[in-house]
RNA sequence: UUUUAUAAAGCGCUGAAUUUUUGCAUUGCAGAGGGCGGGAGAACCAAAAAUGGGGUGAAUCCGUGGUAACGGUAGGGUUAGACUCUUUCGAUCCGAAUCCGUCAGCUAAUCCCGUAAGCGUUGAAGGAGAGGGUGG
Numbered sequence: 001u002u003u004u005a006u007a008a009a010g011c012g013c014u015g016a017a018u019u020u021u022u023g024c025a026u027u028g029c030a031g032a033g034g035g036c037g038g039g040a041g042a043a044c045c046a047a048a049a050a051u052g053g054g055g056u057g058a059a060u061c062c063g064u065g066g067u068a069a070c071g072g073u074a075g076g077g078u079u080a081g082a083c084u085c086u087u088u089c090g091a092u093c094c095g096a097a098u099c100c101g102u103c104a105g106c107u108a109a110u111c112c113c114g115u116a117a118g119c120g121u122u123g124a125a126g127g128a129g130a131g132g133g134u135g136g
Stems, first nucleotide, its partner, number of pairs: 011120004018034007035115006045105001052103001053100004061072004075094005083129007
């Protein structure tokens, strides 16, 4: 100096997934509140059915292929100018998975549920807003 592995802390990313706190048999377990997110559910409106149908999510659709898989695509993310949001160009990545169980359009009241998991980005040109410091 380089590479790999482990631990802690800081900064940051996808995502709703964060924060305050209580009890107990206390290094764990079980709760409660705020914030954020999702589902069920009238009237009115809308809506044929049949191969079932539906939810969460950006993740839908098309083609090629004997299979495996591959190519593209609706759509989505990242790209730190000391904070937030946003536009354009370029670069780059994703374009999955899973749940309900014959059942759910919208939907006030009302009811129910979740608050995980996984990662490591710093190219260029603008716009808007906010905050801090110094001087008068």